Model confidence (mean pLDDT): 82 of 100. Transfer RNA from a Bacteroidota bacterium, 75 nucleotides, folded computationally. It matches the Rfam family "tRNA". From the family's description: Transfer RNA (tRNA) molecules are approximately 80 nucleotides in length. Rfam links the family to the GO term triplet codon-amino acid adaptor activity. Rfam classes the family as a transfer RNA.
This record gives sequence, C1' cells and structure tokens, in this order.
RNA sequence: GGGAUGUUAGCUCAGCCGGUUCAGAGCGCGCGCCUCACACGCGCGAGGUCGUGGGUUCGAAUCCCUCACAUCCCA
Repeated sequence: GGGAUGUUAGCUCAGCCGGUUCAGAGCGCGCGCCUCACACGCGCGAGGUCGUGGGUUCGAAUCCCUCACAUCCCA
C1' cells in the first nucleotide's frame, strides 16, 4: 500500500433480506422479598445520540459513501 471482518447497555453478544408497540438477552449494578446474617432463589428498576459525519427513503441499528478504531490475510 491492497483486501476481509467487526464497532449495539459497565462486560459478552443477538437483532443487520428497512416498518409500526418502548432496541433486546445473559452477566454485572441498585432496591425489595426470603435468611439470625450472607449466598442462592424470586420480583422490580436504572443504564443505549446502535463508532464519526453525511446520503437515499414517507421511514435507517439495518441500504450507500466518508472518516476513525480493532482483528486477520496479501504485498
């Protein structure tokens, strides 16, 4: 220098052949129940400008472009 893949909650990831209602799960975190107490278990809750900026569209996490970052391959 060329190419591929990825970037979504604190962490690990799903959703990525566009659609309606709030973007979800597990773990973690907070509160409550349970217990003498802790753990486990059960219930409730907080937490996200879906990497940046732009474009297409009535409508974008999802399609297109730019840039950034990470991993891998080629030279």

Lineage of the source: Bacteria > Pseudomonadati > Bacteroidota.